[in-house]
Molecule: SAM riboswitch aptamer (S box leader)
Organism: Yeosuana aromativorans
RNA sequence: AUGUUAUCAAGAAAGGUAGAGGGAAUAGACCCGUUGAAGCCUUGGCAACCCUUUAUCUAGUAAAGAAGGUGCUACGUUCUACUAAUAUUUCAAUGAAUAUUGGAAAGAUAACGA
Numbered sequence: 001a002u003g004u005u006a007u008c009a010a011g012a013a014a015g016g017u018a019g020a021g022g023g024a025a026u027a028g029a030c031c032c033g034u035u036g037a038a039g040c041c042u043u044g045g046c047a048a049c050c051c052u053u054u055a056u057c058u059a060g061u062a063a064a065g066a067a068g069g070u071g072c073u074a075c076g077u078u079c080u081a082c083u084a085a086u087a088u089u090u091c092a093a094u095g096a097a098u099a100u101u102g103g104a105a106a107g108a109u110a111a112c113g114a
Stems, first nucleotide, its partner, number of pairs: 003112006013043005021032003026081004044073003048070003051065006077106001082103009
């Protein structure tokens, strides 16, 4: 590295530099961007995991705290794609469209592990 587990509808700024892109990949859509994108630097802030405490005490779980290690600091992981169910519409029917709610896949973060 591959992998395992958990979480992902909440939360959270400003300055400097820089100068055209950015929102994971592929394809659509939509949004942000010279009223300054990405990247880098400084100082803030937020609080998911690790951490600390308490309760419980086989395991585990819950609550509170803190900001040490990571992380994060526009739009539900920006939305859709694979699959299932329900409802509505359309159709003679097979089907099709829209919406909602699940499950998966992929991604991000943390811990473990290699």